[in-house]
Context: one part of a larger RNA
RNA sequence: CGUAGGACCUUUGAGAGGAACUGUCCCUAGUACGAGCGGACCGGGAUGGACGUACCUCUGGUGCACCAGUUGUUCUGCCAAGGGCAUAGCUGGGCAGCUAAGUACGGAUUGGAUAAACGCUGAAAGCAUCUAAGCAUGAAGCCAGCCUCAAGAUAAGAUAUCCCAUAGUGAAGACUAGUAAGGUCCCCGGUAGACUACCGGGUUGAUAGGCACCAAGUCUAAAGGCAGUGAUGUCAAAGCUAGGGUGUACUAAUAGACCGAGGG
Numbered sequence: 001c002g003u004a005g006g007a008c009c010u011u012u013g014a015g016a017g018g019a020a021c022u023g024u025c026c027c028u029a030g031u032a033c034g035a036g037c038g039g040a041c042c043g044g045g046a047u048g049g050a051c052g053u054a055c056c057u058c059u060g061g062u063g064c065a066c067c068a069g070u071u072g073u074u075c076u077g078c079c080a081a082g083g084g085c086a087u088a089g090c091u092g093g094g095c096a097g098c099u100a101a102g103u104a105c106g107g108a109u110u111g112g113a114u115a116a117a118c119g120c121u122g123a124a125a126g127c128a129u130c131u132a133a134g135c136a137u138g139a140a141g142c143c144a145g146c147c148u149c150a151a152g153a154u155a156a157g158a159u160a161u162c163c164c165a166u167a168g169u170g171a172a173g174a175c176u177a178g179u180a181a182g183g184u185c186c187c188c189g190g191u192a193g194a195c196u197a198c199c200g201g202g203u204u205g206a207u208a209g210g211c212a213c214c215a216a217g218u219c220u221a222a223a224g225g226c227a228g229u230g231a232u233g234u235c236a237a238a239g240c241u242a243g244g245g246u247g248u249a250c251u252a253a254u255a256g257a258c259c260g261a262g263g264g
Stems, first nucleotide, its partner, number of pairs: 001152001005163003010158002015149004021049007033038001051106005059100004066093005071086006110144003117137001119135002164263001166177004182259004186202005207252003210248005216241003224235004
């Protein structure tokens, strides 16, 4: 820009893409078959491999703004307590998130038309013949079926709902202006994200921050008391804590501006 007014919600599916794999064991059954050795079809069940999708409850990994321990040095005047640097100094753990080695699930069932092949009826050719007319079976393959995208599918689809029949100029087609429903700018953000887009919120408000409580991590802070010559131990609702949860208008989403129909 188009989709013969302007919006908003839910959709149909022409078409396109993805997937499509396979082992072992058990039952049927030591049956059919076979002198025996051996050993099934058909049908049913269980469990794997590789691959794929989603997720983070569990098991782990990571977790560079979390906690603790610790070495050297330097600084905060000194003690104590801390900060900086040394690969994040090193070491032990670790929330959310991300993640696989973790956890779930998938390939199917089924229908249609067929290939090779097997047939029925059946002439040409009194017989025979699956074929010439006609009819029926038949594959991991084909078309559907499963998942995803999809009306720029210009043949531009459908349902429901909302807004309405203003003003000016013009001979008219039309143009311009302010509006409606609706939307955008702007702002607070994230289940989204390179930007954009998408999604949530904007005081008639829990959108983010702060604060409170909780969860979770670390592992018992400093200061002080007590015991010990001392290292150290001990006493108390330990202390500290990152992107988690719930609540709470304390802070910030203020104020506003703009776009946007007049039809057939």
The part of an RNA shown here (large-subunit ribosomal RNA, domain VI) has 264 nucleotides and comes from a Clostridia bacterium. Rfam family: Bacterial large subunit ribosomal RNA. The prediction has a mean pLDDT of 86.